[in-house]
RNA sequence: GCCCUGGUAGUUCAACGGAUAGAACAACGGCCUUCUAAGCCGUAGAUCAAGGUUCGAUUCCUUGCCAGGGUA
Numbered sequence: 001g002c003c004c005u006g007g008u009a010g011u012u013c014a015a016c017g018g019a020u021a022g023a024a025c026a027a028c029g030g031c032c033u034u035c036u037a038a039g040c041c042g043u044a045g046a047u048c049a050a051g052g053u054u055c056g057a058u059u060c061c062u063u064g065c066c067a068g069g070g071u072a
Stems, first nucleotide, its partner, number of pairs: 001071007010025004018055001027043005048064005
């Protein structure tokens, strides 16, 4: 250089083109407990960027950036 895969909460992962973008752990608040842990209840938090297609894009297309792999 070329080819392939991926990029979504703090972390690890979901999400037929149509949901209020979901879960676990973590964080925070409360309950319980003499206290802590555990347990229970609740709260906040995310689509890499810019275009395009579409009535509608996390999803499809293009380009760029980043990460990983293959190849000479």